[in-house]
């Protein structure tokens, strides 16, 4: 540089194809349980949905552009 791809709770993901106000595993935190603890239940806390803008009654979802990160090419030495 050119083309595909990923970007969502601490982590790992699912939800986008077909728009309707956002989830599951594991991890935190109480709480029963236990002589204690591991583990098992149960109840909760945690998200600007990479940024910005646009389309719309509405956008994680469609559509521009940015920005990081991954494979492939290609270019120069």
């Nucleotide at each position: 540089c050119u083309g595909g791809g990923u970007g969502u709770a601490g982590c790992u993901c699912a939800g986008c194809u077909u728009g309707g106000u956002a989830g599951a595993g594991u991890g935190c935190g109480u709480g029963c349980c236990u002589u204690g603890g591991a583990a098992g239940c149960a109840c909760g806390a945690g998200g600007c949905c990479a940024g910005a803008g646009g389309u719309u009654c509405g956008a994680a979802u469609c559509c521009u552009c940015u920005c990081a990160c991954c494979c492939a090419g290609a270019c120069c030495a």